[in-house]
Two RNAs folded together computationally: RNase P RNA and transfer RNA, 452 nucleotides in total. Rfam match: Bacterial RNase P class A. About the family: Ribonuclease P (RNase P) is a ubiquitous endoribonuclease, found in archaea, bacteria and eukarya as well as chloroplasts and mitochondria. It is annotated as a ribozyme. The coordinates come from a structure-prediction model, not an experiment, and the mean pLDDT is 76.

RNA sequence: UGGGUCGGUGAGACGAUCGCGUCGCGCGUCGCUUCGGCGGCUGCGCGCCGAGGAACGUCCGGGCUGCGCAGAGGAGAACGGUGGGUAACACCCACCCGGGGCAACCCGCGAGAAAGUGCAACAGAGAGCAGACCAGCCAUCCCGGCUCCGUCGGGAUGGUCCGGGUGAAAGGGUGGUGUAAGAGACCACCGGCGUCCGUGGUGACACGGGCGGCCAGGCAAACCUCGUUCGCAGCAAGGCCAGACAGAAGACGAUGACGCUCCUCGCCGAGUCUUCGGGUGGGCUGCUAGAGGGCGUCGGCAACGGCGUCCCGAGAGAGAUGAUCGUCGCCCCGCCCCCGGGCGGGGAACAGAACCCGGCGUAUGAUCCGGCCCAUUCC
RNA sequence: GGGUCUGUGGCGCAGUUGGUAGCGCGUCUCGUUCGCAAUGAGAAGGUCGGGGGUUCGAUUCCCCCCAGAUCCA
Numbered sequence: 001u002g003g004g005u006c007g008g009u010g011a012g013a014c015g016a017u018c019g020c021g022u023c024g025c026g027c028g029u030c031g032c033u034u035c036g037g038c039g040g041c042u043g044c045g046c047g048c049c050g051a052g053g054a055a056c057g058u059c060c061g062g063g064c065u066g067c068g069c070a071g072a073g074g075a076g077a078a079c080g081g082u083g084g085g086u087a088a089c090a091c092c093c094a095c096c097c098g099g100g101g102c103a104a105c106c107c108g109c110g111a112g113a114a115a116g117u118g119c120a121a122c123a124g125a126g127a128g129c130a131g132a133c134c135a136g137c138c139a140u141c142c143c144g145g146c147u148c149c150g151u152c153g154g155g156a157u158g159g160u161c162c163g164g165g166u167g168a169a170a171g172g173g174u175g176g177u178g179u180a181a182g183a184g185a186c187c188a189c190c191g192g193c194g195u196c197c198g199u200g201g202u203g204a205c206a207c208g209g210g211c212g213g214c215c216a217g218g219c220a221a222a223c224c225u226c227g228u229u230c231g232c233a234g235c236a237a238g239g240c241c242a243g244a245c246a247g248a249a250g251a252c253g254a255u256g257a258c259g260c261u262c263c264u265c266g267c268c269g270a271g272u273c274u275u276c277g278g279g280u281g282g283g284c285u286g287c288u289a290g291a292g293g294g295c296g297u298c299g300g301c302a303a304c305g306g307c308g309u310c311c312c313g314a315g316a317g318a319g320a321u322g323a324u325c326g327u328c329g330c331c332c333c334g335c336c337c338c339c340g341g342g343c344g345g346g347g348a349a350c351a352g353a354a355c356c357c358g359g360c361g362u363a364u365g366a367u368c369c370g371g372c373c374c375a376u377u378c379c
Numbered sequence: 380g381g382g383u384c385u386g387u388g389g390c391g392c393a394g395u396u397g398g399u400a401g402c403g404c405g406u407c408u409c410g411u412u413c414g415c416a417a418u419g420a421g422a423a424g425g426u427c428g429g430g431g432g433u434u435c436g437a438u439u440c441c442c443c444c445c446a447g448a449u450c451c452a
Stems, first nucleotide, its partner, number of pairs: 001375008012328007020050002023047005028041005052350001056361002059359005064234004068267002071265004076230005081095005096110001097108004111225002116223002118219002133164002136160011172190006191215001193212008238285004247276006292311008330347008380451007389404004398435001406422005428444005
C1' cells in the first nucleotide's frame, strides 16, 4: 500500500418562531352550593416535561395478576456436546468434537441408527441377513485342430468379488498363508469400532497400552427411544367506586361441579357452564425507580457478579412529540487560491412508546476508531 | 393481546409415505373459412413469495423474513 476478518462508536448541537399532548397555576365561562368552595369546557394565557437502538416483528424467556388450596401421573409441547452465567431462556461466555479457510476467523437443532418399525426415485447384475452384467482366473462336460497319457480354440453349466462399469451410497488397506481358482477362510502390520486399564482434565475429551470380533453404511429437521424442562390465560389480566337494567331457557352438581382437553388421589364444602334477551359503555387504580443505567474498584480467561458513587420528570379518551429559519459540526460534488484553507450547491436513514423487563431476529443514510491475519514493496 | 390459513406459467387452481411439477382458460404458429367466431393439430411460457439449513436429493421437512386473508376477546 492492497485485500480480508472481528469488534466498537454514532443516530447531530445550540438558538428563534409557529404548532401538538399530559400535568400544574392563573383568567374566562357554565353548573351545583351549607356561600367556605367543588366540578366541567374542541376556551385563553403562562410554566415544567414529552420515544428508540431497534420503541418494530411478536419468535422465545421471566416478573405481575387471575383461575378455591396443594401435589402426583397420563396426554401434549419444547430443548439436546461439556462446564459456567442468569430471575429464566431456544440467550450469552469459555472449552471439546466435526466441517470450511493459507491464516485471522467462521459454521454446526452437536443425545441414540450393534432397542424396534420405516425410507432410498433414476441408473445398475446387485441397495440392506448383498450381488456374476462385462473382462479375467479355475473346475466338469461337449465339439474341433495339432507335433495326441498332452496342449490350443470355441460352447454349456458351475465356482470365484481380483479388475471394469452404475450410483449420493457397492460391506476396510498393504503383504503373506492357503486354494482347482479365489475370498478375513486364516496370519502379521496399519486404519476404524467396542470394551478394560493407566495418565492429564471439574467435564465433554485427548494421549498411551491390553483384549475382542474381522468391520459394524446413511436418514431420527421419518415414527420412535433416552434425558431435562413446562399447569392455563393474559393489563381489554385483575381490584375498587358510581350509575343503569328484566330476565328467560338448557346442561352439570353433596354418587363431589369448578385450574384449556382427558383421568386419578388429598384438603375444602357450593354453585358452575352455555345460549338468547336487557342495561351501561363513566371514574379511580394496576402504571412505571426497574432482575435500571453511567463511572470507578475488586473477583473471574470471559459471560457475569460484589462493593462504592452519581444519574434517571412519556405514561395517554385508542394514540401528542412536528415544521420553518439562522449559526456551528459531519459527508458528497464543483470552483478558486495553493497544499490547507475559502466560496457556492446538495445530502442526513430505518422507524415511532401504551403493563414492565431479559434475549433473538429483521430494517437502517453517512462517518469515525481499534485488534488480528494474508500478500506485496522499501528500510 | 391471542389463534388459524394462503402465496405454484398471464389468470383460476391441483400436486403425500421427499425422487426431474401438472390441469382448465388465455397467448403464439399452422389447418379449416371469402373473412371472423367455433373447432382440429402443434408449441412456448415456472428463481414453487425470499433467504438459510437437514438430506444423495426439498413445492413437500425445520428455522428466519416478506406480502395478504380470516377468526376470538